This is a predicted structure of a 1553-nucleotide part of an RNA (large-subunit ribosomal RNA, half A) from Thalassoglobus neptunius. The prediction has a mean pLDDT of 81. It was read from a public genome assembly. Its Rfam family is "Bacterial large subunit ribosomal RNA". Gene Ontology terms of the family: structural constituent of ribosome and ribosome. NCBI's taxonomy places the organism under Bacteria, Pseudomonadati, Planctomycetota, Planctomycetaceae, Thalassoglobus.
Context: one part of a larger RNA
RNA sequence: GGCACAUGGGGGAUGUCUUGGCGUUGGUAGGCGAUGAAGGGCGUGGAAGGCUGCGAAAUGCUUGGGGGAGCCGUCAAACAGGCGUUGAUCCCGAGAUUCCCGAAUUAACCCGAAAGGGUGGCUAACGUGGGGAACUGAAACAUCUAAGUACCCACAGGAAGAGAAAGAAAUUUCGACUCCCUGAGUAGCGGCGAGCGAAAAGGGACUAGCCCAAACCGUGUGCUACGGCACGCGGGGUUGUGGGACCGACAACAUGCAUUGUGAAUUGCUAGAGGAAUCCGUUGGAACACGGAGUGACACAGGGUGAGAGCCCCGUACUCGAAAGCAUGAAGCAGCUAGUCGGCACCCGAGUAGGACCGGUCACGUGAAACCCGGUCUGAAUCUAGGAGGCCCAUCUCCUAAGGCUAAGUACUCACCAACGACCGAUAGUGAAAAGUAGCGCGAGCGAAAGAUGAAAAGAACCCCUUUUAGGGGAGGGAAAGAACCUGAAACCAUGUGCCUACAAGCUGUCGAAGCACUGUACUCUUCGGAGUCGUGUGACGGCGUGCCUUUUGCAUAAUGAUCCGGCGAGUUAUCGUCAUUGGCUGGUUAAGAUCUUACGGAUCGAAGCCUAAGGGAAACCGAGUCUGAAUAGGGCGAAUUUGUCAAUGGCGGUAGACGCGAACCCUGGUGAACUACCCAUGGGCAGGUUGAAGCGCGGGUAAGACUGCGUGGAGGACCGAACCCACCUGUGUUGAAAAAUAGGGGGAUGACCUGUGGGGAGGAGUAAAAGUCUCAUCAAACCAGGAGAUAGCUCGUUCUCUCCGAAAUAACUUUAGGGUUAGCCUUAAGAAACUACGCAUCGGGGGUAGAGAGACUGAUUUCGGCUGGGGCCCCUCCCGGGGUACCCACUGUGACCAAACUCCGAAUACCGAUGUGAUUAUCUUAGGAGUUAGUCCGCGGGGGAUAAGCUCCGCGGUCGAGAGGGAAACAACCCAGACCACCUGCUAAGGUCCCUAAGAUUUACUGAGUCAGAAAGGAUGUUUAGAUGCAAUGACAGUCGGGAUGUUGGCUUAGAAGCAGCCACCAUUUAAAAAGUGCGUAAUAGCUUACCGAUCGAGCAUUUUUGCACCGAUAAUGAACGGGAGUAAGUAAAUCACCGAAGCAGUGGAUUCGUAAGAAUGGUAGGAGAGCGUUCCAAUUCAGCAAGUGGUACCGCAAGGAGCCAUGUCGGGAAUUGGAAGUGAUUAUGCCGGAAUGAGUAACGAUAAGGCAGGUGAGAAUCCUGCCCACCGUAAGCCUAAGGUUUCCUGGGGAAGGUAAAUCCGCCCAGGGUUAGCCGGUCCCUUAGUCAAGCCCGAAAGGGGUAGACGAUGGAUAGCAGGUUAAUAUUCCUGCGCCGCAGUAUGGGGGACGUUGUCAUGAAGAUGAUCGGACUGUUAGAUUAGUCCGUGCCGCAAGGCCGAGUCCCUGAUGAUGAAGUCAUCAGAUUGACAAUCAAGAAAAGCCCAUACACUAAACGCGACCGUACUAAAACUGACACAGGUAGGCGAGGCGAGUAGCCUAAGGUGCUC
Repeated sequence: GGCACAUGGGGGAUGUCUUGGCGUUGGUAGGCGAUGAAGGGCGUGGAAGGCUGCGAAAUGCUUGGGGGAGCCGUCAAACAGGCGUUGAUCCCGAGAUUCCCGAAUUAACCCGAAAGGGUGGCUAACGUGGGGAACUGAAACAUCUAAGUACCCACAGGAAGAGAAAGAAAUUUCGACUCCCUGAGUAGCGGCGAGCGAAAAGGGACUAGCCCAAACCGUGUGCUACGGCACGCGGGGUUGUGGGACCGACAACAUGCAUUGUGAAUUGCUAGAGGAAUCCGUUGGAACACGGAGUGACACAGGGUGAGAGCCCCGUACUCGAAAGCAUGAAGCAGCUAGUCGGCACCCGAGUAGGACCGGUCACGUGAAACCCGGUCUGAAUCUAGGAGGCCCAUCUCCUAAGGCUAAGUACUCACCAACGACCGAUAGUGAAAAGUAGCGCGAGCGAAAGAUGAAAAGAACCCCUUUUAGGGGAGGGAAAGAACCUGAAACCAUGUGCCUACAAGCUGUCGAAGCACUGUACUCUUCGGAGUCGUGUGACGGCGUGCCUUUUGCAUAAUGAUCCGGCGAGUUAUCGUCAUUGGCUGGUUAAGAUCUUACGGAUCGAAGCCUAAGGGAAACCGAGUCUGAAUAGGGCGAAUUUGUCAAUGGCGGUAGACGCGAACCCUGGUGAACUACCCAUGGGCAGGUUGAAGCGCGGGUAAGACUGCGUGGAGGACCGAACCCACCUGUGUUGAAAAAUAGGGGGAUGACCUGUGGGGAGGAGUAAAAGUCUCAUCAAACCAGGAGAUAGCUCGUUCUCUCCGAAAUAACUUUAGGGUUAGCCUUAAGAAACUACGCAUCGGGGGUAGAGAGACUGAUUUCGGCUGGGGCCCCUCCCGGGGUACCCACUGUGACCAAACUCCGAAUACCGAUGUGAUUAUCUUAGGAGUUAGUCCGCGGGGGAUAAGCUCCGCGGUCGAGAGGGAAACAACCCAGACCACCUGCUAAGGUCCCUAAGAUUUACUGAGUCAGAAAGGAUGUUUAGAUGCAAUGACAGUCGGGAUGUUGGCUUAGAAGCAGCCACCAUUUAAAAAGUGCGUAAUAGCUUACCGAUCGAGCAUUUUUGCACCGAUAAUGAACGGGAGUAAGUAAAUCACCGAAGCAGUGGAUUCGUAAGAAUGGUAGGAGAGCGUUCCAAUUCAGCAAGUGGUACCGCAAGGAGCCAUGUCGGGAAUUGGAAGUGAUUAUGCCGGAAUGAGUAACGAUAAGGCAGGUGAGAAUCCUGCCCACCGUAAGCCUAAGGUUUCCUGGGGAAGGUAAAUCCGCCCAGGGUUAGCCGGUCCCUUAGUCAAGCCCGAAAGGGGUAGACGAUGGAUAGCAGGUUAAUAUUCCUGCGCCGCAGUAUGGGGGACGUUGUCAUGAAGAUGAUCGGACUGUUAGAUUAGUCCGUGCCGCAAGGCCGAGUCCCUGAUGAUGAAGUCAUCAGAUUGACAAUCAAGAAAAGCCCAUACACUAAACGCGACCGUACUAAAACUGACACAGGUAGGCGAGGCGAGUAGCCUAAGGUGCUC
């Protein structure tokens, strides 16, 4: 270190529970508000905070009821102080009080003569109206769709809206509106696409009808051209078989009322009251359990009580109850309401109906488009009239517009009451059992986690250790369940025990297995001690063996995904259709609704409708037929041939988000200019140095100029360079110090400069010296919420088991190619059927491929020849013409050769048909369900390519895909062979048989290369086999010995050339043989050698062809060419006989399916079909009695799984069977949430300005305090102060957390304390940019603009200085000395009142030096002198006062005393003046003057409110105690031009390991 077991830690799963949610039913209520709402702020208690209540009358007051003993709400206990039988607390009704904000109102608007009344705002959904998208769908998109949806706006009610026919229908009727069922997915509309989609009739719910205008009459007022007109009021009148007025005649006093007020009784609501019946024993901590004996029930709903309680408690059934308020509401009263006939022709809704053009709404998209509504322009009729009936016209029918009101039936639920659930049970259910909290964001907005001790706190007295802490050990306490508290899984971390492990190697397992250790849900024996078998733990050693998922032709792949564990996490629901199964009926069936009802589950009615019972046809129509047709023909579709319908369940489809997660987008309404870009207003800033423009002055110069020298002058998008601004380069940083910095350099630095404060404009918009820059760390269209679960032909993921069958990667079409539809191939069910399908044999067919051919075509191709023809070129030529030709073509003879698009020919196979035969084969039809349409390699036939590719495209076949096993070392696609399970059986295939590694020998050859065990052209006296041709005993071949001569140095050439530089010739002689010379060699000779000859030797030699096996050729990147060892066979060739070898075949046993049986079958991805297991809940039945869960276990089941037992758990609930319903099964979605690992005791601990020592405190000190020394900053790292923060300030105490470690310390925690103003700032003064805005103007609404006016500093105006004092405040308190206002209004004028740059004057603070005073050091006898340090000041007109280095008493919160207190220089605040210049440089008030009015007082007195602590970085802004950022003022000395740089003063620090 590994495995196992045991014991723990850690963590918070599981189980159980429920305070909280979710859904539904019935009822109530359906508003609150100027009598001040909703919502908030702040208060209120004896006591700090949160919640609840309440409001300065404040956890409450008064009163009327109820109730009856305790109470002062809760977190949250205790204490303090109180109240109550003289009736408290508590509950209900009525009343009083009710701070501030908020419609927020001391206002505005409307009505009204006044008085007075009304409106406004909030609120969940429902409603009506005004506006009105887009994503999406149409596989693109524009009409269309989404959708009049989302959203915005206005307004209303408890409902709203609609509503009493200018209607619907169709020849005869109905009779307001609304809602439900049905009609019906019909009629229709529609790029006639996607889609959209009525109405009437019918069945139901509920029912209810009315009032004006006008004609006419009367009356009042106003006007009158006196004719009358207009307006108001009263009567009258309200209709379509037309009605009314008026005239004439007649009848009648009834009937009814939805509305409003009053309103008895009744009933109900807002508190309540009564309400039956039990005890004993046992176990136990406790009885509600068990046992026994009783008892109630109009009450056995439910909950509680120390465990399952009718009889213990609360309740429940039932009965009763109200001073007061609310609701209900009869009668009556108030109020309202009616006719008939005849005549007459007065009235019956006008810028209306209708029309034209353009739109909208109607299911209806302009269509033949009616009806209805609107804009613009026109424009009737009055009953003998008008409108409608889907263009229009006529006939006919229906109705009476242009005025109004109207319950019920219908929609919804913020809220209240009662009740229910095959709803959830803490990752669930609301986001929320705690909360819209904590937290995040400028804002709109976003938005968590977190439940459980126990019956009862009995919440651990007391003792011990330790730092009086935390923690631990005892003790006590029903059990510690111990507050980090029920149960307490896993990851992970430990400890103990058993076995293994230190020469050994890999998916970590599996199969076999020795040794060691151990004992039980089984068995045997036993002397009961134990022993054995079967087992449990470990596992030396051996065989085999490259994870899982996904996606793929194909993955160990070095392709995807997962750190691990636990929990959560994906085909559902509704409706319509279709098919199957089951059930009911035989025609089936109800819908809405109604009635009844025990427990609300249901039951009974209800044929309106639907399907079916008949079809054919475009239809009229006909009908077992019909259509076509001239037809009685033929043909099509039907009938003949009878099963429908309603439910339930299952498969699949359509519509809906439709299996889950996932965009980038588009649109709507809002929120942002605190960042940043630009603009507006008002303020501020820029050390120092340099240069020297114009102008001017003087001189020169000119006729005058021009010009020029010197000076003066001080311009500049001038120069150098700090602050300030920027960001060019390099390094560092890159899990940073920092989500953009740092270090060192760099650029601008009087300008188109930088900057503070206040303000403006915004999302297809702003802004932009323009980069698509910037618009809050976001920009080619911000952010937030919504449409919204947009869409996703794309990727990923998709959860238990077993059984049967089992694909495809092809065709056609496709804005199609990684997607689809149909066909093909699969499956399931039902059916049909054989001379059918399929195989083989035989017979009969057609063909034009392979091959072959060329005297058979078309074409291609070439050798030799012929010369016949044509052309070119050359030559001859005056012409005619001729000649040549190694040029081209054609022709021809001969010979050779070729073709996918040649064929005189022509197979094998394949295909078709027939006959026969075979059988582990199956086909066909209909219906339900699919998946597949990316294929791969190998062999063969081809195309493309290069007869390249592990290339690509076809055809035929096979394997893989979806296929395991054996072989090929390893190796999807090759060879063998198709795995139901088991076996320590047998036989074989491919391939093997020396060892690894199961199995072998023999025979004959070959190979010598380790060839075997990688390769070509080419090469080679390797060797084997079979030949051919020469030579050879008259002596071959090779070797050895000898000869190898002469003319001659051949001639030429040459300096020379003698066999041998070169050219020509290459003769002859002697010989056995010997070249005018094969090679070496010399300057040339010489010399050596060869050919050739002789001798010696003694048998084969030489050349060439063929065959088997070997050799060379043979060089690549880590080391690799039998798998290794090894092998001379264990290589190669041939032969023989054996053996091994697989999940094949056979044998034995078993499982399942099919089959009567015999028997056969059972690899499997996508996919189809079947059978089961388990989870939660429900019902019924039956049970047990410490359940569930968790941990363990050797038992059972083919599996998913299931028992029993042990331990834990300790009263919480459970099990089985049969059915039912689903939020029903997880290892993977870069899944979600939580926990725990790994990296790792690793990186880091945030400026490298620096600490050291001593003392103190303390349990403890590198860090805290004190002292000394050292170091750092010093135009800051010092001091003041705006913004911002908001108590961080001071004192005492503390140390859990925060502090990057420690801490006695702190900007931390606890407690207490601290901010003092007439004159500092703000307000009671003013105005800028801008904001709001009465009236007013504009606009569908919301709203926009803007005058008066108001507001609005960054500016104008404006009265205090010095000293002292506190732990913490001071121009504020104190001391001293001052000052201002109260102390007018109106009008007019002045003034306020202004840029930039420069020059001059003025001279404050300050600094330095000197002087003076003091102290110290050194020196000296002492002084002088020298050096060092400190001080040398302030107020007041003045007198004077204060301060003051230091000294003394002495160590205190102090007191006393106290010298000098002058001068010079530098510097330049402030103020003023002047000059130059062009870009020409706020407003208003205070103030002054004049006029008018008012007031006469100027003294006493009064002077309010807000800020004031601390903090310029550890307190602001950056998530931090963060190297960043943050406006303004002061800012000393030496050197220096300087605010540069370096060193220092005052002062502050040493940066928290």